A computed fold for a 104-nucleotide RNA from a marine sediment metagenome, annotated as SAM riboswitch aptamer (S box leader).
The sequence is in RNAcentral, with records from MGnify.
Its Rfam family is "SAM riboswitch aptamer (S box leader)". From the family's description: The SAM riboswitch is found upstream of a number of genes which code for proteins involved in methionine or cysteine biosynthesis in Gram-positive bacteria.
[in-house]
RNA sequence: CUCAUCAAGAGCGAGUGUAGAGAACGGCUCUAUGACACUCGCGGCAACCCCUGAAGCGUCAGGAAGGUGCCAAUUCCGACAGGGCAAAGGCUCUGGCAGAUGAG
Numbered sequence: 001c002u003c004a005u006c007a008a009g010a011g012c013g014a015g016u017g018u019a020g021a022g023a024a025c026g027g028c029u030c031u032a033u034g035a036c037a038c039u040c041g042c043g044g045c046a047a048c049c050c051c052u053g054a055a056g057c058g059u060c061a062g063g064a065a066g067g068u069g070c071c072a073a074u075u076c077c078g079a080c081a082g083g084g085c086a087a088a089g090g091c092u093c094u095g096g097c098a099g100a101u102g103a104g
Base pairs, nucleotide, nucleotide: 001104002103003102004101005100006099011042012041013040014039015038016037020030021029022028025078026077027076043071044070045069047068048067049066050063051062052061053060054059075098080095081094082093083092084091085090
């Protein structure tokens, strides 16, 4: 850079450390009962690669040995465009921008 997916799923303990963190903005949450981050141990999930089977050009089901990844909240929500409903706020659907992960 390209493509695919992102409404599901899954965490505890210990050590270090110290004030923010959830990408940025606005909210709203988490956090001195120590979050976030880093390290270690054991565990789990199954998104992609992978393995098995079916299918045959669209994919489906299962698996968890391996490679990454992930284990607060829908990518936490919104924004930007359009449609519908309301007609005060807003709700809902589709897409886009951006982000994350994997494969090439």